[in-house]
């Protein structure tokens, strides 16, 4: 020393992105009350109008001029502690101030060094004499626009020269020989000065060691280079120059080259270790328009000097001048961006002066700027009716919010006004009437900005509808948004508060503290040899070099930390300690390393002897088999496949026999086995040859381990030249497969594959696991060895393998062959695409291959495990799931739904199984929801309030009209007051079969009556999870048993419920003359694999007979539907959140639609006939249920529907109510019929106000299509299927539809290999919206950046040769000129390099729904991959 968000369905890990924190010389947006310290051109070292910034000395020097005084009539003349002041002269302009262009070392930090120089200062010692020549100011003259410049003539000085002197000091060994000066103020005393020298401080130069940025896709550089000798230069060493000599110097411990930068003290950040900066202050350096040059000084190659080129500017009479803000201001452009052309020389400090003084844009201040930090304010206590206002609302309230008003009270700010400093020492204050103090006024003058889905502290309502937009990440927005605007309310911070941007933090996300490499990114293919480098066994001696310990020295102030004082506090400041981790020298110690020296034997090696092997080479050799060639035998096919065709054969194949020639690979033995560094190597023989293991313990004595670069092997496949070619066998060709088939099958078949010699240099070169060395339980098995006995055991030694303890790992899984514990070295990873590519460089013939980026993109990619789903894996088991059956749909007519089209409307949903005779258990009005029209608006229907009305409503009745509706008109009771009721009218609501089934409740299908879903407790496992539930038996069942880290337990299952099948019991409405049966309606018994008997089994339980029973192996049937799944269905049965309409999407009324009708689907009825149809016979026999608005007997009547009268009967009582098929006679005799009925005409009956669209039946006539039904598909396993008829519901009427009832009555099941559906186990998965998944690559479109590219444009260096200023040097001389060296800028050349820009090319990446195809992921339908 804090973490968190995002990869999944879940989880661990990896591993990235992103966020909370701090910083800033910052900008932007919103907002701004005050004050203190700080800070303010990071960009273009871009160009500057103005004004300022370096002057001063008159006590150096002559002069001018003013002034004043004296004297003078005036002109003048003398003198002044007077003032000015161009010039000479002296000092100072090398300091202070700027910038940070350029430097990666001629620079900086840091420790040291010797061969230096230093004006002013300081403290010593010696001088300070005597001459002289010049010059500028000044006169006079010429040029010239300017700026200036020349010529002549004359002067002074502390200017300048000569001479003496010689303490001294240079230079010599020595003798010697050189080498100074200046005055000047003062009445004086005496100060300032000058010269020469000694010595200090100061300050500069120079020279070493050590540190100091990224690039190797820069690897070699370098002729004054490196070194000597002389010689020159310099204040001083030195190739510092230059003459000869010599060949040397740097470099993998990065030389040279490109990049990019001033350095440092220190800032910011971090726990630190470290990264990152280097503005302000401090030290160093560099630089001064750009480039060269010197000269003057104690000092410069000189910011505000000098010459010279070169650019730009600027004044000109065009002849020529002129200028240098990277000082302070201001300007101008560039930028996102940064200030005033301000006061003072009052304080600090520099410069001159002997001072007084003058100069000082150093410096004090002050002015802008919220740009930073710090500090103070915008008021304070009381104050509920919890006011109004707002918003929320479950309509109760709740919140803003004691907030506010409203009382009381303060004045810190802030106006005013008075006093008013310290910064000064004796004077002298720019700030400045400033800080500060007092007084009056009065709450007065003073809050905003961000944010409210996680992360993050904070929620509501509106609007919007994948739009508008939010976003740091994950993401939010498609009609109920705490993510978007917008309000209200809330959180954070506060004169600020967001946003960008950038640094260091969290990131242990370069890992020294302190990471990794089997499988996430990562061990080079082998290290065989081996250099450099790192690391190295045992003892003893010495050294004292690392190292440790002790002083001394340095490590500038500032800064940081402590503790401590000033400013009313803080920010700031002063003080005094700490600290500086670091260098550098002096002692001391030797444990460990290191060096020297001697030794040792246990690493390493050598020798001897035994052994084993597909180690390697090079010759030689062998059968089988395959294939050709000959010849014989022999016929007609043979090969080939899922099937098949090309093929191959009658000019005789396959077959077969015989002989013969060719190449390649080598059965068995063979193995999990041997060798070998690896790559890799097999028929047998011999030769050459290298390694290993045993055993002796015999020899040398650490010779050793690993190794960057660097030699050497290095499988296939290619690739060069020769040779060889049987049989495989890319490419091609042709047949098939297919929608296609450039492929998977199949038939040919080149290169190839063999040999030799030569390259190539890579592989999933794998044990994805580097090499060496110790150490840390064993069990077992295979090779090859040794040894010892007791001769079949034991032990030891190598190797090659399964398993497994500690221990380790994210988890698989490793575990003495470690991936465990430690040491030695080496390679080598840092997210995914892009990309193992591009572009340089190297190799290569060529393919190529090694080395190896970034732009741009995405927030995941990835290991391992988990649970599911899925598989054209696998194992088990089940189902009318298939098989075997037996009727059917599909074809027809016709009913019904449904699509669809029509329509003013055909109302609306259900629409894959699991919609479709479904909601509809009845559409003529009605129902209704559509549609035309006509009418009503508090409303057809419910509560409430307030008013009005004494009429009336409401029945009748007339009229108007399709109705609704409207208008008229008649009648009643009364207590004559109101109430109640009705109506009216205004308000609140009311109503909607509108919408949303993706906002929901309930119901409901469905997987499925399928055996499964779970939970507690214990265990496991980091963890999702597993375990129970899985095995082994069984079962219709997760039903049972028996094992077993489980034991138990719920919801299913099964039983309990109902019906039927049997007996028994109780009662007996009805029935019957009575009983008894029957029959009915209750109670109850029965059956549980109970019993025998094989048989199988552990045991439980199974299978096979059998007895008794009504019923036997759940006896038959129904009701009963776990956990969940499909956003599955329903707002139109009901309920209900939201929304929408309110003179209409409400209501009410006629009519009229849901009933159309080119086709299509589903479902059913009738049927296509003789196992029928017709006609006859009252020959037979049921059951379940219904009835009083109904059922109707029964008689009449009519041909029938039906009608007329009518018993009975609230029903075991009457009726419906005839049962059909069956059965018995006849007829029909295979025909579109005596089959089958559809249409169509007439006639008619019931229901109902109303049968026209649109009923249902009856009669009479008519009299289609269809002779058993193409793909293809449905139901059944027994009282079932088929056939047969019966009642109900709804209902006025109306059934081929549904619920139900009996009646007659079958086939067939060998199985589980296929088809669908399920369960359970296991197995692969890149799928989890789960394969109707996921996913690749062309082409076709947009968009981004990058690469190559003719060619073009620009840049920074080197290199040749050309002219070559200014200057130093040199050389000559007529002494102001020449000439020569070196050189700055130019010019022209040849090559490289670096970089903008490019017609077009070929790649990448990106973009809701583009075309092709299906490569991958399951055994991905051909296992995939290198």
């Nucleotide at each position: 020393u804090a973490g968190a968000g995002u990869u999944u369905g879940a989880u661990c890990c990896u591993g990235g992105c992103u966020c909370a924190g701090g910083a800033u010389g910052a900008a932007c947006g919103u907002u701004g009350g005050c004050g203190g310290c700080g800070u303010g051109c990071c960009u273009u070292a871009a160009g500057c109008a103005u004004g300022c910034a370096a002057a001063u000395c008159a006590a150096g020097g002559g002069g001018u001029c003013c002034c004043g005084a004296u004297c003078g009539c005036a002109a003048g003349a003398u003198c002044g502690u007077g003032g000015a002041u161009a010039c000479c002269g002296g000092u100072g302009g090398a300091c202070g101030g700027g910038u940070g262009a350029g430097u990666a070392a001629u620079g900086c930090g840091u420790g040291g060094g010797a061969a230096u120089c230093u004006a002013c200062c300081u403290c010593g010692a010696a001088g300070u004499u005597g001459g002289a020549c010049a010059u500028a100011u000044c006169c006079c003259c010429u040029c010239g626009a300017a700026a200036g410049a020349g010529g002549g003539g004359g002067u002074a000085a502390u200017u300048u020269c000569c001479a003496a002197u010689g303490u001294g000091a240079a230079c010599g060994u020595a003798a010697g020989u050189u080498c100074a000066a200046a005055g000047c103020c003062g009445c004086a005393a005496g100060g300032c000065g000058c010269u020469u020298u000694g010595a200090g401080a100061u300050g500069a130069g120079c020279c070493c060691g050590c540190g100091u940025c990224c690039u190797a896709u820069c690897a070699g550089c370098u002729a004054g280079u490196u070194g000597g000798u002389g010689a020159g230069g310099u204040a001083a060493a030195a190739g510092c120059u230059c003459a000869c000599c010599a060949a040397g110097g740097c470099g993998a411990c990065g030389a040279c080259g490109g990049g990019u930068a001033g350095c440092u003290g220190g800032a910011c950040u971090g726990a630190g270790a470290g990264g990152u900066c280097g503005g302000c202050c401090a030290g160093c350096c560099a630089c001064a328009a750009u480039g060269g040059g010197a000269c003057u000084g104690c000092g410069a190659c000189a910011c505000g000097g000098c010459c010279c080129a070169u650019a730009c500017a600027c004044c000109u009479a065009c002849g020529g001048g002129u200028g240098g803000c990277a000082g302070c201001a201001a300007c101008u452009g560039g930028g996102a961006a940064u200030a005033u052309u301000c006061g003072a020389c009052a304080a600090u400090g520099g410069g001159c002066g002997a001072a007084a003084g003058c100069c000082u844009g150093a410096u004090c201040g002050a002015g802008c700027g919220a740009c930073g930090c710090c500090g103070c304010g915008u008021g304070g206590a009381g104050g509920a009716u919890g006011a109004a206002g707002g918003c929320c609302c479950u309509c109760g309230g709740g919140u803003u919010g004691u907030a506010a008003a409203c009382u009381c009270c303060u004045u810190u700010u802030a106006u005013c006004a008075a006093g008013g400093a310290a910064g000064a020492u004796u004077a002298u204050g720019a700030c400045g009437g400033u800080a500060c103090u007092u007084g009056a006024u009065g709450a007065a003058u003073a809050a905003g900005c961000a944010c409210u889905u996680g992360c993050u502290a904070a929620c509501u309502a509106c609007g919007u509808g994948c739009c508008a937009g939010a976003a740091g990440c994950c993401u939010c927005g498609g009609u109920a948004a705490u993510g978007c605007g917008u309000a209200g309310a809330g959180u954070g911070c506060a004169a600020a508060c967001g946003u960008u941007a950038u640094c260091c933090g969290g990131a242990u996300u370069u890992a020294u503290u302190g990471g990794g490499c089997g499988u996430a990114a990562a061990g080079a293919g082998u290290u065989g040899c081996g250099u450099a480098g790192g690391c190295u066994g045992u003892u003893u001696a010495g050294c004292g070099c690392a190292u440790u310990u002790u002083g001394u020295u340095u490590g500038a102030a500032a800064u940081u930390c402590u503790c401590u004082g000033a400013c009313u506090u803080a920010a700031u400041u002063g003080g005094a300690g700490a600290u500086u981790u670091g260098g550098a020298c002096a002692a001391a110690a030797u444990a460990u390393g290191g060096c020297u020296a001697a030794a040792c034997u246990u690493g390493a090696u050598g020798g001897u002897a035994u052994g084993g092997g597909a180690g390697g080479g090079u010759g030689c050799u062998g059968g089988a088999a395959c294939c050709g060639a000959u010849g014989g035998u022999g016929u007609a096919g043979c090969a080939g496949u899922g099937a098949a065709a090309u093929g191959c054969g009658u000019u005789g194949a396959u077959a077969u026999c015989a002989u013969c020639g060719g190449g390649a690979a080598c059965a068995c033995c063979a193995a999990a086995g041997g060798c070998g560094u690896a790559g890799g190597c097999a028929g047998g023989c011999a030769c050459c040859u290298a390694a290993c293991a045993u055993a002796c313990u015999c020899a040398u004595g650490a010779c050793g381990c690993u190794g960057a670069g660097g030699c050497a092997c290095g499988a296939a496949a290619g690739c060069u030249g020769g040779g060889g070619g049987a049989g495989c066998g890319a490419a091609a060709c042709a047949g098939a497969u297919u929608a296609g088939a450039g492929a998977c099958c199949u038939g040919u078949g080149u290169a190839g594959u063999c040999c030799c010699a030569g390259c190539c240099g890579u592989a999933a070169a794998c044990u994805a696991u580097c090499u060496c060395u110790g150490c840390u339980a064993g069990a077992u098995a295979g090779c090859c060895g040794a040894a010892a006995u007791u001769u079949a055991u034991u032990u030891u030694g190598g190797c090659u393998g399964u398993c497994g303890c500690a221990g380790c790992u994210a988890a698989c899984g490793c575990g003495u062959u470690a991936a465990g514990c430690a040491g030695a070295g080496c390679g080598c990873c840092u997210g995914g695409g892009g990309a193992g590519u591009a572009c340089g460089a190297g190799c290569g013939c060529a393919a190529g291959c090694u080395u190896a980026a970034a732009a741009c993109u995405c927030a995941a990619a990835g290991g391992a495990a988990u649970u599911g789903a899925c598989g054209g894996g696998g194992a088990c088991c089940c189902g009318c799931a298939c098989a075997a059956g037996c009727a059917g749909u599909g074809g027809a007519g016709c009913g019904u739904g449904u699509u669809g089209u029509u329509c003013a409307a055909u109302u609306c949903g259900a629409u894959a199984c699991g919609a479709a005779a479904c909601g509809a258990a009845a559409a003529a009005c009605c129902u209704c929801a559509c549609c035309a029209g006509g009418g009503u608006u508090u409303g057809a229907c419910a509560u409430g309030u307030a008013c009005c009305u004494g009429c009336a409503a409401g029945c009748g009745c007339a009229c108007g009209g399709a109705a609704a509706c409207g208008u008229g008109u008649g009648a009643c009771c009364u207590u004559c007051g109101a109430g109640g009721g009705u109506g009216g009218u205004a308000c609140a609501c009311a109503g909607a079969u509108g919408c949303u089934g993706c906002a929901u409740g309930g119901c409901u299908g469905u997987c499925g009556u399928c055996a499964g879903c779970u939970c507690g407790u214990g265990g496991c496992g980091u963890g999702a999870g597993c375990u129970g539930u899985u095995c082994c038996a069984u079962u219709a069942a997760g039903u049972u048993g028996g094992g077993a880290a489980a034991c138990g337990a719920g919801c299913g299952c099964a039983a309990c419920c109902c019906u039927c099948a049997u007996c028994g019991u109780a009662u007996g409405u009805u029935a019957a003359a009575u009983a008894a049966u029957u029959c009915a309606u209750g109670c109850g018994a029965a059956a549980c694999a109970g019993c025998c008997c094989c048989g199988a089994u552990u045991c439980g339980u199974c299978g096979g007979g059998g007895a008794g029973g009504a019923a036997g192996g759940c006896g038959a049937g129904g009701a009963u539907g776990a956990c969940g799944u499909c956003a599955a269905g329903u707002c139109a049965g009901c309920a209900c959140g939201g929304u929408u309409c309110u003179u209409a999407c409400a209501c009410c009324c006629u009519g009229g639609g849901c009933u159309a009708c080119a086709a299509a689907c589903a479902c059913a009825c009738u049927a296509c006939a003789a196992u029928g149809g017709c006609g006859a016979a009252u020959a037979a026999c049921a059951a379940c249920g219904a009835g009083u608005u109904g059922c109707a007997a029964g008689u009449a009547c009519g041909c029938a529907a039906g009608u007329a009268c009518a018993a009975g009967c609230u029903a075991a009582u009457c009726u419906c109510u005839a049962a059909a098929a069956u059965u018995u006679c006849g007829c029909c005799u295979c025909a579109g019929u005596u089959c089958a009925g559809a249409u169509u005409g007439g006639g008619g009956u019931c229901u109902g106000c109303a049968a026209c669209u649109c009923g249902a039946c009856c009669c009479c006539a008519u009299g289609a299509a269809g002779c058993c039904g193409g793909a293809a598909u449905u139901g059944c396993u027994a009282g079932u299927a088929a056939u047969c008829g019966c009642g109900g519901a709804u209902c006025a009427g109306c059934g081929u539809g549904c619920c139900g009832c009996g009646g007659u009555g079958a086939a067939u099941a060998c199985g589980u290999u296929c088809u669908c559906g399920g369960g359970u186990c296991u197995u692969g998965u890149a799928c989890a919206c789960a394969c109707c998944g996921c996913c690749c690559g062309u082409c076709a479109a947009g968009g981004c950046a990058g690469c190559a590219a003719a060619g073009u444009c620009a840049g920074g260096g080197g290199c040749g040769c050309c002219u070559g200023a200014a200057g130093u040097g040199c050389c000559a001389u007529u002494u102001a000129u020449g000439g020569u060296u070196c050189c700055a800028a130019g010019g022209c050349g040849a090559a490289a390099c670096u970089g903008g820009c490019g017609a077009u090319g070929a790649a990448g990446c990106u973009u809701a729904a583009g075309u092709c195809g299906u490569a991958a992921c399951a055994a991905g339908g051909u296992a995939a991959c290198c």